Source information:
A computed fold for a 1536-nucleotide RNA from Kosmotoga sp. DU53, annotated as small-subunit ribosomal RNA. Its mean pLDDT, the model's own confidence on a scale to 100, is 86. The organism belongs to Kosmotoga, within Bacteria. The RNAcentral record of the sequence draws on ENA and SILVA.
RNA sequence: AUGGAGGGUUUGAUCCUGGCUCAGGGUGAACGCUGGCGGCGUGCCUGACACAUGCAAGUCGUACGGGCGGACCCCCUUCGGGGGGCGAGCCAGUGGCGAACGGGUGAGUAACACGUGGGAACAUAUCCGCUGGUGGGGGAUAACUACCCGAAAGGGUAGCUAAUACCGCAUAAGCCCGAAAGGGGAAAGGUGCGACAGCAUCGCCAGUGGAGUGGCCCGCGGCCCAUCAGCUAGUUGGUGGGGUAAGAGCCCACCAAGGCGACGACGGGUAGCCGGCGUGAGAGCGCGACCGGCCACAAGGACACUGAGACACGGGUCCUACUCCUACGGGAGGCAGCAGUGCGGAAUAUUGGACAAUGGGCGAAAGCCUGAUCCAGCGACGCCGCGUGCGGGACGAAGGCCUUCGGGUCGUAAACCGCUGUGGUAAGGGACGAAUAGCCGGUGGAGUGGAAAGCCACCGGAGGAGACGGUACCUUACUAGGAAGCCCCGGCUAACUACGUGCCAGCAGCCGCGGUAAUACGUAGGGGGCGAGCGUUACCCGGAAUCACUGGGCGUAAAGGGAGCGUAGGCGGCCCAGCAAGUCGACUGUGAAAAACCGGAGCUCAACUUCGGUCCUGCGGUCGAAACUGCUGGGCUUGAGGACAGUAGAGGGAGACGGAACUGCCGGUGUAGGGGUAAAAUCCUUAGAUAUCGGCAGGAACGCCGGUGGCGAAGGCGGUCUCCUGGGCUGGACCUGACGCUGAGGCUCGAAAGCCAGGGGAGCGAACGGGAUUAGAUACCCCGGUAGUCCUGGCCCUAAACGAUGCUCACUAGGUGUGGGGUGCGUAGAGCACUCCGUGCUGAAGCAAACGCGAUAAGUGAGCCGCCUGGGGAGUACGCCCGCAAGGGUGAAACUCAAAGGAAUUGACGGGGGCCCGCACAAGCGGUGGAGCGUGUGGUUUAAUUCGAUGCUAAGCGAAGGACCUUACCAGGGCUUGACAUGCUGGUGGUACUGAACCGAAAGGGGAAGGACCCACCGUUAGGUGGGAGCCAGCACAGGUGGUGCACGGCCGUCGUCAGCUCGUGCCGUGAGGUGUUGGGUUAAGUCCCGCAACGAGCGCAACCCCUGCCCCUAGUUGCCAGCGGUUAGGCCGGGCACUCUAGGGGGACCGCCGCCGACGAGGCGGAGGAAGGGGGGGAUGACGUCAGGUAUCGUGCCCCUUAUGUCCUGGGCGACACACGCGCUACAAUGGGACGGACAGCGGGGAGCGAGGCAGCGAUGCUGAGCAAAUCCCUGAAACCGUUCCUCAGUUCGGAUUGCAGGCUGCAACCCGCCUGCAUGAAGCCGGAAUCGCUAGUAAUCGCGGAUCAGCCAUGCCGCGGUGAAUACGUUCCCGGGCCUUGUACACACCGCCCGUCAAGCCACCCGAGUUGGCAACACCUGAAGACGGGUGUCCCAACCGAAAGGGGGGAGCCCGUUUAAGGUGGGGCUGGCGAGGGGGGCUAAGUCGUAACAAGGUAGCCCUACCGGAAGGUGGGGCUGGAUCACCUCCUUU
Repeated sequence: AUGGAGGGUUUGAUCCUGGCUCAGGGUGAACGCUGGCGGCGUGCCUGACACAUGCAAGUCGUACGGGCGGACCCCCUUCGGGGGGCGAGCCAGUGGCGAACGGGUGAGUAACACGUGGGAACAUAUCCGCUGGUGGGGGAUAACUACCCGAAAGGGUAGCUAAUACCGCAUAAGCCCGAAAGGGGAAAGGUGCGACAGCAUCGCCAGUGGAGUGGCCCGCGGCCCAUCAGCUAGUUGGUGGGGUAAGAGCCCACCAAGGCGACGACGGGUAGCCGGCGUGAGAGCGCGACCGGCCACAAGGACACUGAGACACGGGUCCUACUCCUACGGGAGGCAGCAGUGCGGAAUAUUGGACAAUGGGCGAAAGCCUGAUCCAGCGACGCCGCGUGCGGGACGAAGGCCUUCGGGUCGUAAACCGCUGUGGUAAGGGACGAAUAGCCGGUGGAGUGGAAAGCCACCGGAGGAGACGGUACCUUACUAGGAAGCCCCGGCUAACUACGUGCCAGCAGCCGCGGUAAUACGUAGGGGGCGAGCGUUACCCGGAAUCACUGGGCGUAAAGGGAGCGUAGGCGGCCCAGCAAGUCGACUGUGAAAAACCGGAGCUCAACUUCGGUCCUGCGGUCGAAACUGCUGGGCUUGAGGACAGUAGAGGGAGACGGAACUGCCGGUGUAGGGGUAAAAUCCUUAGAUAUCGGCAGGAACGCCGGUGGCGAAGGCGGUCUCCUGGGCUGGACCUGACGCUGAGGCUCGAAAGCCAGGGGAGCGAACGGGAUUAGAUACCCCGGUAGUCCUGGCCCUAAACGAUGCUCACUAGGUGUGGGGUGCGUAGAGCACUCCGUGCUGAAGCAAACGCGAUAAGUGAGCCGCCUGGGGAGUACGCCCGCAAGGGUGAAACUCAAAGGAAUUGACGGGGGCCCGCACAAGCGGUGGAGCGUGUGGUUUAAUUCGAUGCUAAGCGAAGGACCUUACCAGGGCUUGACAUGCUGGUGGUACUGAACCGAAAGGGGAAGGACCCACCGUUAGGUGGGAGCCAGCACAGGUGGUGCACGGCCGUCGUCAGCUCGUGCCGUGAGGUGUUGGGUUAAGUCCCGCAACGAGCGCAACCCCUGCCCCUAGUUGCCAGCGGUUAGGCCGGGCACUCUAGGGGGACCGCCGCCGACGAGGCGGAGGAAGGGGGGGAUGACGUCAGGUAUCGUGCCCCUUAUGUCCUGGGCGACACACGCGCUACAAUGGGACGGACAGCGGGGAGCGAGGCAGCGAUGCUGAGCAAAUCCCUGAAACCGUUCCUCAGUUCGGAUUGCAGGCUGCAACCCGCCUGCAUGAAGCCGGAAUCGCUAGUAAUCGCGGAUCAGCCAUGCCGCGGUGAAUACGUUCCCGGGCCUUGUACACACCGCCCGUCAAGCCACCCGAGUUGGCAACACCUGAAGACGGGUGUCCCAACCGAAAGGGGGGAGCCCGUUUAAGGUGGGGCUGGCGAGGGGGGCUAAGUCGUAACAAGGUAGCCCUACCGGAAGGUGGGGCUGGAUCACCUCCUUU
């Protein structure tokens, strides 16, 4: 010393930039829901809108005359009363003081209005101190009386009267005027006492000082707009005057021509200012309610009068607007005082009490007045305090909610028991706030000669006064009794479930929720937060370092001016001295109080109040210091400049000259083409082109040299020579002596395009014409071609005017090129070392969000300038300036979005690149697409044609068997605890079970008749009792191929048998992430080797497994005359297990061997051997993941149905058929078809089965039936093939569809709707358009065989088996798919991406707009009230002084003129708003239309400025930029 937190949201992810938004605090609040008590505060923020009614400023009889008048006294009395005196009290008037305070409001005001600090030329009633005085006269006038006018408000005439009212006279210390002499100028009394000298007191006059208050002046300080840049005529000053309390141009006359302004005048907008209040760590930012100070205003405006003070809220005059009264002649009025009313508004209170306190006015006082004030009332408007109870009470009631059904939770919560009494109710007591004043008595004192009275102080006494209020507070009694809500619960942000809803209804502060399981909507339960409140809205500060003084930035995020010169300004080298403005110190004045802070005190606490201290960061004064800044003076040379000597250069301007090329023209040679493109065409050419040679003409540009070389401030500058001219560099150190840096305005320069005028015009070439391309092609390509490009003069002033990097100075490692200069060394060549200036690369530290920058800084510092503050709207609109125009400069807002961005990362993608695979292409063989048929699908149809699968990865798929069944569909008929499971309750012996008649198509209904079983007990049996099973009834429940594969498990397809996908640790990076896994080789392979900040590891690859190819062993009801015997001649039998085979085990292959290549490696190539060779062939095996891929096998969540969406049955349908597609079969024939004869397999299957053989039939098949549960028997004759023969190219002896007839078989049943056979019929089809599929060897092709399912079969399908058995691969450019590396990206639901502009539709705000209608402030002229001032006056009036009077002096009123001036009128302008036909673009909207401009080389690289053109994005020309990909070449650098 007490003080500082962040979060959400841009992305697939990251870092940064940046906006939006939230959490905090606050309020004079309002709104919604709710509401027990008290204290203290606070309450029209809007219309300075209009106001009914009451009240808010009076008081003094001790200033004065009078009116009324109770009591008392005196006189008179006709006793009725009359007169007089005194006179409390009341009253209007004269007079005095007050009414200028107090109270309200915030309109106006940007100003000396306010704040603060100073100043001089002033006033000041009442108050205080002091000095001096208070003498003597006079004349009026209200009231009153009388009369008169008026509706009223009011007024007039005559008469009477007093004063502290008024006026002379006297006096004048001081006062005023004056230089002086001198002159001028006052007053009032009242009351008390008194032995009547007087005293006292309250006053009065003159003066002086003070206090307090006020007027005036000045420095400084505090709003926005520059799209307000110039303003000013009393304007600035002077002289003289007027005026005021006072200085002054305040006012006037004259004179001069000044004054203000980028340090922001003038104009416009907004606003009362401050103490303070809110917030904030602070600095700041916002505000100016309540309280306090100042100002301004009082219906709008003007004016003066009175007064000490006013230009006067509750005074006056006038004008205007408005309201009211009226007898129409005239009058009255001003709540921004307190209450209250109406309107306005989201919104703000009682027509209350009291002067008891505090304060104010008057008074000698009593006292009176006081809507100031003190209180009360109303409002949760705010702050503070209190209560709505406390304790006990269950493994925990009921009920609610959830549930995995077990339970959990609300929850000790409740009930219930005990207790307390804040509070409430009732009763009783009951304040503080009151100290005084005045009165009585006493004491003392001053003064006086003294008394009284009076005055001052003290003591004592009596005694009145409380609105709040019978309130606070206290006591007693009773009662848990009357007292809890609001918001929230997706993240931020604390708090979760259920149901409902289904992009609906709704929510939302931001991000965002809701499209059938929503913690985000609504409700409920539960929970969180706060609590008599809780939320919402509005506004302020904070967070926001998001305007950055504290405390930001500008290469790419927003941001460096296109460049230079230079004005003001800012900043400024070394030494000395002086001054003291800045600066620093000490002391001091001020900085009101309140507030704030600290400490204390008082209300029971607190809020609140109060005391003391601090603070008030400021301004002023005095003294001091002199380092730094500044100022003045003196000096210096290093900054800067000059001189001198050298030097490089496309620096600038002008003139002259030159060659190559091009085009044109002329001539020659020469002939049929040329030109152009991806290919063409338009075009030129037999009238002779192109080509070629010679000549001539013209204009523009300057090859090589030439170079990340040079010069220039930038733009920019390139042939040669000459002239003129600017700047730089180097060297030595002669001169000047800080002369410097920067630079707002300003001025100059400023590519290309463009403009004006005049030239020029070869080539090129916007526009334009034509040809192509295309869906179109206002383009890209081609043929032409005008402006222009060039020159001179004048404009324009922009750019990706870029290093996207302002200028200057200093400092901070190196290395290496290159241009220019210098020094030293050198054999004087080359070169080496050092150095200055320029220009590149690389790089330390450092910086940076990263990329990168890095002595040419984007590093470290200093100075100055410019610029930025989310995106869009928009560099637009309006205004102004510039321009001939085009346009340029300056430059917003409404509205809208939750982002827009930078860099980097990982992917994906590219009509980017590199490397490499695959029947991917190519090579080749056979197909599909055409036909007929089969089958599946779409579509259509239907009562139903059940459902699913839909590019690859649906479509002979789920279906490995739909006539019924299946079956999920349709029609009709039935059942309802169900066709099926479990449990509970009750019943049941004629029960379970069997089930006849009868109805029915069946299911079902129906019930005759028959008729049991098990266990226990009793009993001899018979039988009885009880229980079980079963059955019946009922209750729980079953059931669902109903929905959701976008709720899931499991399983499967696909990329893909592709070679990849990851992890641990380490390392790198802020991070996403990278490294490893990249690289060099190699492989089928992330396979292996080498290298390497990586080292290892996992899932994949490979291997291990199965089949097959060779051999061996073991085993022997298949095999064999192998060897022996027999034989019916069949391995048939004996016998045997060698062979084949079978099925178990083992061996074999590993680049092991040799050679070569390779890096001595991995490995590759060739060879030997071997049955097999570089993975022998085939299979099984499918990484992390992708496609919300598929799911009607199954399981499961949720939803739905419950006499039906369940279940049973009959029949139908799944088989429909004008079409379309997929997959197949059979073919179109002679490499074939038919016939006859002949040969050789393997895998498998078989008991309701396979079925030999025999018989019958042309045949399907039937009858019979051996054998075989099978290496044994059967299916089982394999076919292609071989041989012989017919057919001879024909819609056929090809092809078999279709149809007819006759049969067979299965099956309850072949009509819808089976297969097979025979005879007959013989269709399309003669090899298939665009397109498309499979296959690399025992493969394709071709041939047959078997099996599952299955009664049968629509199987040509599927899964297997063997037989015969090819062709081709140069190669990787291309198509498709994939792997690795790299590059670009605006993509990340990832190119089937993203995205631009016109047009069309809706909504919104804005701009222009013929005009129209308001407002504001001025100006000119006209008119001009009241008042004031000046002047005039012939009218009228006049008491005081003079005068005997007349009259005079003097004054007043009125009137006239002038000045001033509010308001009004007229006029032309200025600024600002509303409306406005129509016009213009903009923004936002759902899935509209046209195209495709941009992002990948975006398919013509893009972009900037400019010009022209076009439906639109846009295109083209000129110049510029890289913020362009790719390939090649060159240069430089780094490394070895």